[in-house]
RNA sequence: AUUGAACGCUGGCGGCAUGCCUAACACAUGCAAGUCGAGGGCACUGGGGGAGCAAUCUUUCAGUGACCGGCGAACGGGUGCGUAACACGUGAGCGACCUACCAUCGUGCGGGGGAUAGCCGGCCCAACGGCCGGGUAAGACCGCAUACGCUUCUUGGUCUACCUGGACUGAGAAGGAAAUCCGCAAGGAACACGAUGAGGGGCUCGCGGCCUAUCAGCUGGUUGGCGGGGUAACGGCCCACCAAGGCGAUGACGGGUAGCUGGUCUGAGAGGAUGGCCAGCCACAUUGGGACUGCGAGACGGCCCAGACUCCUACGGGAGGCAGCAGUGGGGAAUCUUGCGCAAUGGGCGAAAGCCUGACGCAGCGACGCCGCGUGCGGGAGGACGCCCUUCGGGGUGUAAACCGCUGUUACCCGGGACGAACCUGGCUUUUCGAGGCCACUGACGGUACCGGGGAAGAAAGCACCGGCUAACUCUGUGCCAGCAGCCGCGGUAAUACAGAGGGUGCGAGCGUUGUCCGGAAUCACUGGGCGUAAAGGGCGCGUAGGCGGCCUCUCGCGCGUGCGGUGAAAGCCCGGGGCUCAACUCCGGGUCGGCCGUGCGGACGGGGAGGCUGGAGUCUGGUAGAGGCCGAUGGAAUUCCGGGUGUAGCGGUGGAAUGCGUAGAGAUCCGGAAGAACACCAGUGGCGAAGGCGGUCGGCUGGGCCAGCAUCCUUAACGGAUGGUCCGUGCAAACGGAUACUGACGCUGAGGCGCGACAGCGUGGGGAGCAAACAGGAUUAGAUACCCUGGUAGUCCACGCCGUAAACGAUGGGCACUAGGUCCUUGGGGGAGCGACCCCGUGAGGGCCGACGCUAACGCAUGAAGUGCCCCGCCUGGGGAGUACGGCCGCAAGGCUGAAACUCAAAGGAAUUGACGGGGGCCCGCACAAGCGGUGGAGCAUGUGGUUUAAUUCGACGCAACGCGAAGAACCUUACCUGGGCUUGACAUGCACAUGAACCUCGGGGGAAACCCUGGGGGUCCUUCGGGACGUGUGCACAGGUGCUGCAUGGCUGUCGUCAGCUCGUGUCGUGAGAUGUUGGGUUAAGUCCCGCAACGAGCGCAACCCUUGUCCCUAGUUACCAGCGGGUCAUGCCGAGGACUCUAAGGGGACUGCCGGUGUCAAACCGGAGGAAGGUGGAGAUGACGUCAAGUCCUCAUGGCCUUUAUGCCCAGGGCCACACACGUGCUACAAUGGCGUGGACAAAGCGAACCUAGAACGCGAGUUCAUGGAAAUCGCCCCAAAUCACGCCCCAGUUCAGAUCGGAGGCUGCAACUCGCCUCCGUGAAGUUGGAAUCGCUAGUAAUCGCGGAUCAGCCACGCCGCGGUGAAUGUGUUCCUGAGCCUUGUACACACCGCCCGUCAAGUCAUGGGAGCCGGGAAUGGCCGAAGUCGCCGCACCACAGCGGUGCCUACGCCAGGCUCGGUGACUGGGACU
Repeated sequence: AUUGAACGCUGGCGGCAUGCCUAACACAUGCAAGUCGAGGGCACUGGGGGAGCAAUCUUUCAGUGACCGGCGAACGGGUGCGUAACACGUGAGCGACCUACCAUCGUGCGGGGGAUAGCCGGCCCAACGGCCGGGUAAGACCGCAUACGCUUCUUGGUCUACCUGGACUGAGAAGGAAAUCCGCAAGGAACACGAUGAGGGGCUCGCGGCCUAUCAGCUGGUUGGCGGGGUAACGGCCCACCAAGGCGAUGACGGGUAGCUGGUCUGAGAGGAUGGCCAGCCACAUUGGGACUGCGAGACGGCCCAGACUCCUACGGGAGGCAGCAGUGGGGAAUCUUGCGCAAUGGGCGAAAGCCUGACGCAGCGACGCCGCGUGCGGGAGGACGCCCUUCGGGGUGUAAACCGCUGUUACCCGGGACGAACCUGGCUUUUCGAGGCCACUGACGGUACCGGGGAAGAAAGCACCGGCUAACUCUGUGCCAGCAGCCGCGGUAAUACAGAGGGUGCGAGCGUUGUCCGGAAUCACUGGGCGUAAAGGGCGCGUAGGCGGCCUCUCGCGCGUGCGGUGAAAGCCCGGGGCUCAACUCCGGGUCGGCCGUGCGGACGGGGAGGCUGGAGUCUGGUAGAGGCCGAUGGAAUUCCGGGUGUAGCGGUGGAAUGCGUAGAGAUCCGGAAGAACACCAGUGGCGAAGGCGGUCGGCUGGGCCAGCAUCCUUAACGGAUGGUCCGUGCAAACGGAUACUGACGCUGAGGCGCGACAGCGUGGGGAGCAAACAGGAUUAGAUACCCUGGUAGUCCACGCCGUAAACGAUGGGCACUAGGUCCUUGGGGGAGCGACCCCGUGAGGGCCGACGCUAACGCAUGAAGUGCCCCGCCUGGGGAGUACGGCCGCAAGGCUGAAACUCAAAGGAAUUGACGGGGGCCCGCACAAGCGGUGGAGCAUGUGGUUUAAUUCGACGCAACGCGAAGAACCUUACCUGGGCUUGACAUGCACAUGAACCUCGGGGGAAACCCUGGGGGUCCUUCGGGACGUGUGCACAGGUGCUGCAUGGCUGUCGUCAGCUCGUGUCGUGAGAUGUUGGGUUAAGUCCCGCAACGAGCGCAACCCUUGUCCCUAGUUACCAGCGGGUCAUGCCGAGGACUCUAAGGGGACUGCCGGUGUCAAACCGGAGGAAGGUGGAGAUGACGUCAAGUCCUCAUGGCCUUUAUGCCCAGGGCCACACACGUGCUACAAUGGCGUGGACAAAGCGAACCUAGAACGCGAGUUCAUGGAAAUCGCCCCAAAUCACGCCCCAGUUCAGAUCGGAGGCUGCAACUCGCCUCCGUGAAGUUGGAAUCGCUAGUAAUCGCGGAUCAGCCACGCCGCGGUGAAUGUGUUCCUGAGCCUUGUACACACCGCCCGUCAAGUCAUGGGAGCCGGGAAUGGCCGAAGUCGCCGCACCACAGCGGUGCCUACGCCAGGCUCGGUGACUGGGACU
């Protein structure tokens, strides 16, 4: 886009179309085919005439009814079952045919006969119906006559011809007709025969249009002939006989499906799909069979028979056929009124009037479709209400509404009111007598369309969508729920995706959904695709059919081109025009209808025929290389075995071992013998072969490949000749002779077919040394039905026969031609040079590498194409299921070839890119390992955590990177937790209203644990323009408050990789692109540090440096620090004066830069060594942390969105808890002792801190400490001066100790409101575990580890053994990178990309689904053979004889039915096989 649609929501009007797609299921009721009296008789009704007294008779007119008769009923209308067919379409043919009615022409219409229905009478019967008798008419029926140009037979002539023959014209014989009626008449209508025409039909043929080859062979009246029968007619249509044919891969036969066409839908077209309405043809009429009548039927509304079904019945028997129009039931997602009318069109009958007509014309129902119209139009606010959103300012709905003005389509009411109508007939008129003109009559639709008037904006809008595709965004609710979804995908607490709302978008009397078909889909590719790696080249060859095919000449005219003719129905479609107000619709004209047939011309090209040619192809001659094939013979090395010698304890095997062999003598070694298999070196991106494949040597037989077969000159139409070269023959040689061609398109490919075809395997018979599936043993391992080892059977080998596969690969079919080069190799010719090997040039064939154009998705290919073309074959069409199942063919088997579907997935896949990863590689670094020192893990204690417990043990942190972490101070407080008590505008902020009081200070009382509640007294009195204001309190309202939740909504801050050396950008360049390059490479560095190179050139964040500190020196300065010299003083002391030298302090400066020398290195960067120097190669240390990663950590520092709470999840208070304790882990302290402990004596720091503080000194106390008191806001005084380890001397003597100090008892001190839970310290006493710590694990490379003490923050005190600093003493080891771990760069593989903590395979278990096999069971279909055999045609017989009809009988055929064995399709089935999904 489309639709005969359906469903959901909604629905104002009209026009035109259209409406059982399913059950060709069954049907109630009515209607759908009759008509003619101008063919005939009869009956009845009504009117008239006549006769009669009347009954009645007769006659006439009109009508009705059945009957005889004629025509029609074979049309019209319905349906799509069947049918794959001459059924349909198209074009031809019939020399093989028929045709009622109609038209034209010709001829004829004479005379007879016998019946019969109706009717009357009788009879049978439920009905349908029937029988007997009597009598009757005709245009019914039957003879006779007549008869043509008719038919048949016999027999002539002429013409024509493309087969049978046709046309015309004679003769003879035989045969065949008829009907009348109307009218006064003219005349009209019929009838018969013949001829012609038109229209209709029958038959035949070419061509065209479905699927299936898992249907490959089919066929007995089958194919043909002769003769006959039959028909309108040809024909095997039917029959007898004869022959053995006919069809088929160009798809016969079978199966499935289907009415065909004009057309319709779609599409740019080609094509695809489709065949409803309308039109043409066909088929059918309840199912099957059959004939009759007839011009025509084997007949929808006829007949007979059979079957099923329905109905009636008196049970004897009958009736029926909506796939006609309506209508009913049923089926279904679904499809209408039991309407009006013959007015029009058309049909039947009739002379006509007319009758009939569910054809048709109209109306009704359905938005089912197409088309048209309306639901109003204009004005109207910085913009009402409501609703929605909001950053609270505002924004949106929105000129939308209200309101004002205007108009009048449709609907409604009133009035008017058609076209379609002209015939027929009647009247008038005219007439050339055929006919014409005028008037009247005739309308179902319908009082409809249409026109006019009236009132009135009044009665008329919905549906879907708003994440992307795709046009349209917010709020709320919900919380992987409920739900959405066409694909991708949304939803797990901020959802533009669910649901609702506001708003928006799209279409609009519709809008969505579902189904269908085409398109997009170049996704079956004719137009117009592919096959190296994405699906796809057959394993290879030979070759049949077929397809395709070189140069020249002639010819034919099949293809082809062109002109003309016929046909291509109408409708449709396109164009132009006309009619309905427009359109849809319809009418007219033109075009188209792509095709087929005929005919004239052309002769290029394709094709056929004829002739020729040599370039394709082949043959021949001469050479030449080769693991080409087959057969036979033969050789040596090695292995194993056997025999013998020498000889002794092992051998063998592995990562290491063991099994195994060996003292019965192995292995080793020597000699001899046997056997089988394979052929080292040569050997090579070497050779050969079609592929598989082929390897010692020699011989025989044999296939294929490659190269060469010429050059110059003279001459000729061609021939021929000369010289030279090459080859052959003769010859010692020279030389001579010969040859230097032949066939003539024979080609390429190749469906089927045939053959070959590695390994393994199979059969039969041999053979069997080595090797070696299976198997056994030994190891390995968690296991090890493996990898390794020791053995070992098929097999491997030979002969013959099967199998027929493979990553049978170049993953690349074959042939031919064309399109830059370079280089190497194999093997032929030629030329040059050379004595020659070798070399140079050029030309074939083959094997490799690189590479231009071009091609390719890229990778890559690139004269051996994957380039450019032509020809032929094979193959592909998403993944899985599956190369499976079924069927067929092959095979001894194994199995092979051919080869699906259900179901399932939203992918499977290719190439390349960036990462990440690897029990990949290269380079390199780090206390990473190693080397070393000291620890942890064991003990006791401290501390944190888990767990458990609890009313609560508040919360957070969880590998590294949580666990002496937030905690640099939990007895109350802190405190967030628990229990209990209390407050409610609140402990805290701002604002408003009211009340009250200045504020405020102070003293109480009662309850209580306190908070708090209740309550009392005193002091005190701001500013003012007198309105009030400021401030406080109380009440009330807005609000406060929350350590409540979400660190996965966030900011900020932080940890970590990691102080690792990386991470990027601009421009340029390369690539279709992702992306690459730069940043890679060669060196070098601690470093992407620097140098060199380079399609890159630069730049940024990082590195380094700049900053602080420390090490050296200088200058300046000199108190509180310093004291050398001078002076003074003291028991003593820089104590004092003075000094500015020194130390030091703290401000500035110098110094170090690979600067210098040597070597190495690329003349570089740099490295190594050295000199000088306090310091040397970033001197030591710090601060400093790139792009990013971990949804890392923190909502309990703070900030913050959202959510939650509001007499509580807020606030206050008391007490408790955070300190619990069977356990487990982390981090520490103290130890286990003699490098020690204890005692006595002696010596040396740095950095800090101090006012609610540090405290000298003195006194008291064993001590913690206390009292008194001095100095110090500090280079001044103090802590603190006695630093400790250390040193000297002494004791201890290896012991659970003179080690260790836990625990416990007692007595004290200090802080604090308060040390019970739950502080620290002192003294006395007590004296636990512990004697160096399993697996495992941590830190450290120098002033480091280890060890020793000192200080500080927090802090009343302190659970600090923690943390952060300071100095003292002061090592050992390593200059290595194999390994563990982490990191960097390059490279490689990848099926990974939440990225190896990845991905992912198979069995098993469970559930679900579809499917194969399956003893069978059930059903359908089409045939075959046989039995029976209705109706009926035909034949035969009979009814005395002849003829016909009829009747009876019978024969052939045959429907239905029955029997039988098979074929085919489907369903089902215990069990079973695999498959898919979870």
Small-subunit ribosomal RNA from Gemmatimonadetes bacterium WWH5, 1478 nucleotides, folded computationally. RNAcentral holds the sequence, with entries from ENA and SILVA. Rfam family: Bacterial small subunit ribosomal RNA. Rfam links the family to the GO terms structural constituent of ribosome and ribosome. The prediction has a mean pLDDT of 84.